[in-house]
RNA sequence: GGGCCGAUAGCGCAGUCUGGUAGCGCGCCGCCCUUGCACGGCGGAGGUCGGGGGUUCGAAUCCCCCUCGGUCCA
Numbered sequence: 001g002g003g004c005c006g007a008u009a010g011c012g013c014a015g016u017c018u019g020g021u022a023g024c025g026c027g028c029c030g031c032c033c034u035u036g037c038a039c040g041g042c043g044g045a046g047g048u049c050g051g052g053g054g055u056u057c058g059a060a061u062c063c064c065c066c067u068c069g070g071u072c073c074a
Stems, first nucleotide, its partner, number of pairs: 001073007010026004020057001028044005050066005
C1' cells in the first nucleotide's frame, strides 16, 4: 500500500441481505414476596446505531469519504 470482517444501551450481542415505532440477555432503579438477604414475579430508566456527506417521503440498514480495531496478502 491492497483485500476482507467488525464499531448499535454500563457490558455481551441481534437487527443490515429484503429501508418503515431501535431490540434481547446481564447489569442498574422502583414495587411485590421475606423477620432480613438471596432467588423469583411485575414495572421502569438508559441510545446523536464510530464520524461526515449523499440518495429517499423515510436510513442502524443503500452509496461515497474518513477514524479506530481484528485478520490476510504484498